[in-house]
A computed fold for a 575-nucleotide part of an RNA from a Leptospiraceae bacterium, annotated as large-subunit ribosomal RNA, domain I. It matches the Rfam family "Bacterial large subunit ribosomal RNA". Rfam links the family to the GO terms structural constituent of ribosome and ribosome. Lineage of the source: Bacteria > Pseudomonadati > Spirochaetota > Leptospirales > Leptospiraceae. The prediction has a mean pLDDT of 81.
Context: one part of a larger RNA
């Protein structure tokens, strides 16, 4: 110098460890906003940089409940103070709630400027203070805007890298992404349905049929459906024909002909009559179904320009059905049972065994509708919070069931008439959507242009006929199986444990980095308990070295363990 052993620095692996995270699960909720949100700005404490927390009434102001001994938030400490006349704290409902932000007086370089009106205050111009003044829809009352979970839905537009081992049809993909709207789900739905066919009988969502049938520069892919097993089931309303009311509209009529429910008599007299618009009863479907005409069907009381009868029509009882997602629509009470604070809530002792330290050993009990599960100086059903199991709401609020309360009314034959969704059904031309790329191409949609039938009518059954069969379009409403989680509470994990798990366990979207859009860290651990080393010496001080405390200080706020690279200190052996 090497190479060893010893002891140390330095360094922060490893082990334990939970305060943080990740995946489900069951329930709840699924909004929030002009009553001004979501996010912020700025203030706000006795002393206070920063989070938390409130708003000039500012870590909080009132009521009403719970609670019962302390308290003044993280977070020490001092100073000053509250509290059994019930604070601190929890919950429910108020109150206050600066400026900016959809921001809404105008304007603006967000948290700043500047106004008007009208009312107050003053003698009075200024000055103050108070409310009010933005824009769309709406006659008005009265909506709307924005934000949000980067999720779930609907519609409207709409890529390409990619695959095809190149590329153009095709694929990526009706995807991403932009827009617009909606709910707690959304959408879709009660056959102009589906099928070969018997037949089935709204829609949704799933196993299957099935990678089948098909579709495809018949490449690369693409990709059904009936039907059968199951989820959950729920069915309705309107236009139209016919009555009836209104009208200040049209158009006709005035000789009283028609007209005032009908008949007689009397009166009336721009009443009527049609058309149209508006209401209101009817009515709603395919063995077609309504209007329509006839027949018959509860009691009582009313009504019309008068009387009288016949009909009609309104009421009201009586009977029966129904209703608060749809079928019409509101609101109460009452009950039970939940949420949003809480009450109680069972049983051990010794020990001179070790140990700083008993929950551990040993001895001897008891409890269990409790032996989840955490925490006490190690390891504790019986020490403490707790767990099974039993109660508990002044206020606010969720759902059920009564009820009050509202609604609603028949049967049978006839089949002359009348009705039953039109620029629509269908064509052609251009597209698109159907598993389906023009194809033999039905269905379904529709920018252009043509264009029907009225039930002796019409649509489909995958080209087109023709037979059979199904169905009735061009109008609307419908819960639940379905999809999802920003979030609430309980609980779960052969999920992580500090280079992992969320970027964030910590002052984390924090330091910081960029003009910006944005990009984006590191960093957890004394100790059972600060007991966080009084006191002396040393040094200018960091610090050290007694001394103290502690189980332990090589556990000293560079703190649990403390690997190895590297770096010394002594020593052996070697050159």
């Nucleotide at each position: 110098g090497g190479c060893g052993u010893a002891c140390g620095g330095c360094g922060g692996a490893u082990g334990c460890c939970a305060a943080g995270g990740c995946a489900c699960u069951a329930a709840g909720a699924g909004g929030c906003g002009a009553a001004g949100a979501a996010g912020g700005a700025c203030g706000u404490g006795g002393u206070u940089u920063g989070c938390u927390g409130c708003g000039a009434u500012a870590a909080g102001c009132a009521a009403c409940g719970g609670g019962g001994a302390g308290c003044u938030g993280u977070a020490a400490a001092c100073a000053a103070g509250c509290a059994u006349c019930g604070a601190u704290c929890c919950g429910u409902u108020g109150a206050u709630u600066u400026c900016c932000g959809a921001a809404u007086g105008g304007g603006a370089a967000a948290a700043c400027c500047c106004a008007g009106u009208u009312a107050g205050g003053u003698a009075a111009a200024c000055c103050c203070u108070a409310a009010c003044u933005a824009c769309c829809c709406g006659c008005a009352a009265g909506g709307g805007g924005g934000c949000g979970a980067u999720a779930c839905c609907c519609g409207g537009g709409g890529a390409a890298c990619u695959g095809a081992a190149a590329c153009a049809u095709c694929u990526u993909a009706u995807u991403a992404c932009c827009c617009g709207g909606a709910g707690g789900a959304a959408a879709a739905g009660a056959g102009a349905a589906a099928g070969a066919a018997a037949u089935u009988g709204a829609u949704u969502c799933u196993g299957u049929g099935a990678g089948u049938a098909g579709c495809g520069g018949u490449g690369a892919g693409c990709g059904a459906a009936a039907g059968c097993g199951g989820a959950g089931a729920a069915g309705c309303c309107c236009a139209a024909a016919c009555c009836c009311c209104u009208g200040u509209c049209u158009a006709u009529g005035u000789u009283a002909c028609a007209g005032c429910a009908u008949u007689g008599a009397c009166g009336c007299g721009c009443u009527g009559u049609a058309g149209c618009a508006g209401g209101g009863g009817u009515g709603u479907u395919g063995a077609a179904g309504g209007a329509c005409u006839u027949a018959c069907a509860g009691g009582u009381g009313g009504a019309g320009g008068u009387c009288a009868a016949u009909a009609u029509c309104c009421a009201u009882c009586g009977a029966g059905a129904a209703g608060u997602u749809a079928c019409a629509a509101a609101u109460g009470a009452u009950u039970g049972a939940g949420a949003u604070a809480g009450u109680g809530g069972a049983a051990c002792a010794g020990u001179u065994u070790u140990g700083g330290g008993a929950a551990a050993g040993c001895u001897g009990g008891c409890c269990a509708g409790a032996g989840a599960g955490g925490g006490u100086g190690a390891a504790a059903g019986c020490c403490c919070c707790g767990u099974a199991g039993a109660c508990g709401a002044a206020a606010u609020u969720u759902c059920a069931a009564u009820u009050a309360c509202u609604u609603c009314u028949g049967u049978a034959a006839g089949u002359a008439u009348c009705c039953u969704g039109a620029g629509u059904a269908c064509c052609a031309c251009g597209g698109a959507a159907c598993a389906c790329g023009u194809g033999u191409a039905a269905u379904u949609u529709u920018g252009u242009g043509g264009g029907a039938a009225u039930c002796u009518g019409g649509g489909g059954a995958g080209a087109c006929c023709a037979c059979u069969c199904c169905c009735c379009a061009a109008g609307g409403c419908u819960a639940a199986a379905u999809a999802c989680u920003c979030c609430u509470u309980a609980g779960u994990g052969a999920c992580c444990g500090a280079u992992a798990g969320u970027g964030a366990a910590c002052a984390a979207g924090u330091a910081c980095c960029g003009u910006g859009a944005g990009g984006g860290a590191a960093a957890g651990g004394u100790g059972a308990a600060a007991a966080g080393u009084a006191c002396c010496g040393g040094g200018g001080g960091a610090c050290c070295g007694g001394a103290g405390u502690g189980a332990a200080a090589u556990a000293g706020u560079a703190c649990c363990u403390g690997a190895a690279a590297c770096c010394g200190u002594a020593u052996g052996c070697u050159u």